[in-house]
Context: one part of a larger RNA
RNA sequence: CUGGGCGUAAAGAGCGCGCAGGCGGAUUGAUAAGUCAGGUGUGAAAUCUUCGGGCUCAACCCGAAGCCUGCAUUUGAAACUAUUAAUCUGGAGUCUUGGAGAGGCAGGCAGAAUUCCUGGUGUAGCGGUGAAAUGCGUAGAUAUCAGGAGGAAUACCGAUGGCGAAGGCAGCCUGCUGGACAAUGACUGACGCUGAGGCGCGAAAGCGUGGGGAGCAAACAGGAUUAGAUACCCUGGUAGUCCACGCCCUAAACGUUGUCGACCAGACGUCGGAGGUAUCUAUCCCUCCGGUGUCGAACCUAACGGAUUAAGUCGACCGCCUGGGGACUAUGCUCGCAAGAGUGAAACUC
Numbered sequence: 001c002u003g004g005g006c007g008u009a010a011a012g013a014g015c016g017c018g019c020a021g022g023c024g025g026a027u028u029g030a031u032a033a034g035u036c037a038g039g040u041g042u043g044a045a046a047u048c049u050u051c052g053g054g055c056u057c058a059a060c061c062c063g064a065a066g067c068c069u070g071c072a073u074u075u076g077a078a079a080c081u082a083u084u085a086a087u088c089u090g091g092a093g094u095c096u097u098g099g100a101g102a103g104g105c106a107g108g109c110a111g112a113a114u115u116c117c118u119g120g121u122g123u124a125g126c127g128g129u130g131a132a133a134u135g136c137g138u139a140g141a142u143a144u145c146a147g148g149a150g151g152a153a154u155a156c157c158g159a160u161g162g163c164g165a166a167g168g169c170a171g172c173c174u175g176c177u178g179g180a181c182a183a184u185g186a187c188u189g190a191c192g193c194u195g196a197g198g199c200g201c202g203a204a205a206g207c208g209u210g211g212g213g214a215g216c217a218a219a220c221a222g223g224a225u226u227a228g229a230u231a232c233c234c235u236g237g238u239a240g241u242c243c244a245c246g247c248c249c250u251a252a253a254c255g256u257u258g259u260c261g262a263c264c265a266g267a268c269g270u271c272g273g274a275g276g277u278a279u280c281u282a283u284c285c286c287u288c289c290g291g292u293g294u295c296g297a298a299c300c301u302a303a304c305g306g307a308u309u310a311a312g313u314c315g316a317c318c319g320c321c322u323g324g325g326g327a328c329u330a331u332g333c334u335c336g337c338a339a340g341a342g343u344g345a346a347a348c349u350c
Base pairs, nucleotide, nucleotide: 004321005320006319007304008303012318014201015200016199017198021194022193023192025088026087027086028085029084030083031082033081034080035077036076037075038074039073040072041071042070048066049065050064051063052062053061054060091191092188093187094186095185096183097182098181103177104176105175106174107173108172109171110154115149116148117147118146119145120144121143125136126135162169163168206247207246208245209244210243211242215241216240220236221235222234223233258317259316260315261314262313263312266295267294268293269292270291271290272289273288274287275286276285278283299306300305323350324349325348332343333342334341335340
């Protein structure tokens, strides 16, 4: 390389947007680049294959034919691909109407709780644990009442629920804003899919500058436990956690399952929407579309399991794997303030 693969054995990039590239719906005509057929020229000899022949055979040698799967040129064919002209509506998109949603950004507001401060009541304990001790408290704590300050997070509703490309998103209100969905017609007319590079987003921790700091809490200190205890438990407690701006770019970033499309039994639940039936409504039933779950046929799978949300049957494009360790390493390069990230071997060894 070919082949075979990527849920759990090695293997789907964390996610999206998208240039190039690859691939691409229906109908008709044209062209003839690909494609196919014929002709001509060329494709040295040797080698190779077949047939025949010569050394007593063979190796070896000689002759003939084939082969040289190619290239060039020419004459044709027109189904497919391509190019071009025209048309179409099923793919894709736009408009209209409507409702759903913790989707995003900004601002404002609210109540509960913790802590702290001030004052009142009140007195000897509080706290903590398996048991204790450190700690707090007669300078009046804990408890309780009133008032105040400040920060962070939003109980119940709440879900097997919803939204988002992923990360992720939850008190209430307002403003700005993205996407999806349903229904009816109208419109554009293949405008599409994927996507190496590239660009953007990307939990937590961490970094820079400035703020903020209630609770929690790496580090650290003390008390216990223990043979020891650099831990688990307890009392404290600083970074951090929060905000603004700028970096970092990783993850069990997981559905460990790339994206898009088509097709292939069902059953039950749930969310959003539409239609129908019952006299109207609540409501229930039926049907359709979109999401999200459970079970399960065919089929697939090494098994587990998957099963219209496929891991089934196919197509398009990208990424990735190729025994374990060495090695999420070294070196070089790129990026970063740093921490480090990305790319990524070999010797050796089993």